[in-house]
Molecule: c-di-GMP-I riboswitch aptamer
Organism: Proteiniborus ethanoligenes
RNA sequence: AACAUAAAAAGGCAAACUUAUGGUAACAUAAGGGCGCAAAGCAAAGUAUCCUAACAUUUUAGGACGGUCUAGCUGCUAUG
Numbered sequence: 001a002a003c004a005u006a007a008a009a010a011g012g013c014a015a016a017c018u019u020a021u022g023g024u025a026a027c028a029u030a031a032g033g034g035c036g037c038a039a040a041g042c043a044a045a046g047u048a049u050c051c052u053a054a055c056a057u058u059u060u061a062g063g064a065c066g067g068u069c070u071a072g073c074u075g076c077u078a079u080g
């Protein structure tokens, strides 16, 4: 340095749910919370799911999520 395996352990992230604010909505942000996570880090290309408008062909356009999966970039601990 590369690869494989393992642990939630030092440190880290944070589902459902609750409250507040924003958004037509999907949902986002903050606080509480903690189901889980070795990439549950980044990004958003493909894919899955969801929302809105038009159309009525189940398509087109715009958006959300990305903790659905694949590909890309980066990174921590231990052991081999």
Stems, first nucleotide, its partner, number of pairs: 003080004012037002017032006035067001041073002045070002049064006